[in-house]
About this RNA
The part of an RNA shown here (large-subunit ribosomal RNA, domain IV) has 360 nucleotides and comes from Nesterenkonia ebinurensis. It was read from a public genome assembly. The source organism's lineage runs through Bacteria, Bacillati, Actinomycetes, Micrococcales and Nesterenkonia. The prediction has a mean pLDDT of 87.
Context: one part of a larger RNA
RNA sequence: UCACGGUUAAGGAACUCGGCAAAAUGCCCCCGUAACUUCGGGAGAAGGGGGACCAUCCCGGUAGUAGGGUUCGCCCCGAAAGCUGGUGGUGGUCGCAGAGACCAGGGGGGUCCGACUGUUUACUAAAAACACAGGUCCGUGCGAAGUCGUAAGACGAGGUAUACGGACUGACUCCUGCCCGGUGCCGGAAGGUUAAGAGGAGCUGUUAGUCACAUUUGGUGUGGCGAAGCGGUGAAUUUAAGCCCCGGUAAACGGCGGUGGUAACUAUAACCAUCCUAAGGUAGCGAAAUUCCUUGUCGGGUAAGUUCCGACCUGCACGAAUGGAGUAACGAGACCCCCGCUGUCUCAACCGUGAACUCG
Repeated sequence: UCACGGUUAAGGAACUCGGCAAAAUGCCCCCGUAACUUCGGGAGAAGGGGGACCAUCCCGGUAGUAGGGUUCGCCCCGAAAGCUGGUGGUGGUCGCAGAGACCAGGGGGGUCCGACUGUUUACUAAAAACACAGGUCCGUGCGAAGUCGUAAGACGAGGUAUACGGACUGACUCCUGCCCGGUGCCGGAAGGUUAAGAGGAGCUGUUAGUCACAUUUGGUGUGGCGAAGCGGUGAAUUUAAGCCCCGGUAAACGGCGGUGGUAACUAUAACCAUCCUAAGGUAGCGAAAUUCCUUGUCGGGUAAGUUCCGACCUGCACGAAUGGAGUAACGAGACCCCCGCUGUCUCAACCGUGAACUCG
């Protein structure tokens, strides 16, 4: 000096990102117990008192037994001692201390998030993340949809729409506004567009032949036209879904404005005008797990509060199942405050055990 264990005057969180760590609480019985609440809870709320041993009393068990009575009934009366149980009463004894050691809840208030019990990153994250009952939408009529497989086949299910699959939301309470222009999905089939296929107008390659010209006059050469056949190309016409088109649909993907002016103090603007849009954010909430400016402003708490709580609304950039707002209970969740308690600290000291280190 370090590690582990222990004690500490006075103060008691002044420590620190933060009471981290430590201390404190701790068992049983009795009394008592608030807001709030889904009436279950909250609750071991909180907050108090008692607890050993001895004597005695009381109440039990042994026992309605022993014994006694008797109208002889399955009737009536009914102990003691010993042993034993008691959360009981009173008196007394000892210690600093009686749940004497070990073991063994700290508590209260407010807010946020998630309803809850559960689940998770095996080895840095346990959470507000996942799941969850409940809600809604979509698909599926059974050889179901969906899934695996090339198939056979299998799961779904030896189920049958109160079922099964998919998506979102996430108990409960009160609710869930407007927009279908875009994208998606569903429906429609008149018109437009549209493939292979069908169709074959036309054009074209090849050449039996034929015409013209030139010729070494006899077969050739050059050029033109060109039947049939075999090829190449190919228009009109015909033809599905789809797309265009017409509707519906937002608990489908998603979206939910700007400018100027106006009231008899001022300020503000119920009101007016205008531009744009598919429609311009309703209820509720709001400096919020969301607020940049920002430590907004006001109030509360403190002597002093960038955090916290209550308000305001100027919402940079909340908002309604990518759910909105509340909410009892619950939480090794996040933040704030208070009581108790303490070596966390003021500020360090000492003791025990072990180690380092120095000397030997």